[in-house]
Molecule: SAM riboswitch aptamer (S box leader)
Organism: uncultured Bacteroidota bacterium
RNA sequence: GACUUAUCCAGAAAGGCAGAGGGACCGGCCCGUUGAAGCCUUGGCAACCUGACUUCGCUUGGCGCAAGCGAAAUUAAGGUGCCAAUUCCGUUUCCGAUUUAUCGGAAGCAGAUAAGUC
Numbered sequence: 001g002a003c004u005u006a007u008c009c010a011g012a013a014a015g016g017c018a019g020a021g022g023g024a025c026c027g028g029c030c031c032g033u034u035g036a037a038g039c040c041u042u043g044g045c046a047a048c049c050u051g052a053c054u055u056c057g058c059u060u061g062g063c064g065c066a067a068g069c070g071a072a073a074u075u076a077a078g079g080u081g082c083c084a085a086u087u088c089c090g091u092u093u094c095c096g097a098u099u100u101a102u103c104g105g106a107a108g109c110a111g112a113u114a115a116g117u118c
Base pairs, nucleotide, nucleotide: 001118002117003116004115005114006113007112008111013042014041015040016039017038021031022030023029026090027089028088043083044082045081048079049078050077051075052074054072055071056070057069058068059067060066061065087110092107093106094105095104096103097102
């Protein structure tokens, strides 16, 4: 980098360095010298993967036990991720409403993260 699957209306910031941008792209609309990006420290959120623990089920055995496999719940030790605004909103298609400019719903596209494969 490509592909597959799952999730994306919940949640969680202080300090130091730095000094003008940032919210992926485009259009909006926002955030920002009352300090953006980036880096460092500390803290936190969440529970995708691993681990630990508990319960249940199945299989095997030498059967109130042990091992293996599976499921659920708990935990938060390890691997990631995240800590303005729903992925900030919209973009394409369909359906509905309507004051004709919008609103609501569904699907899709794009993106992000995790796990796996190449």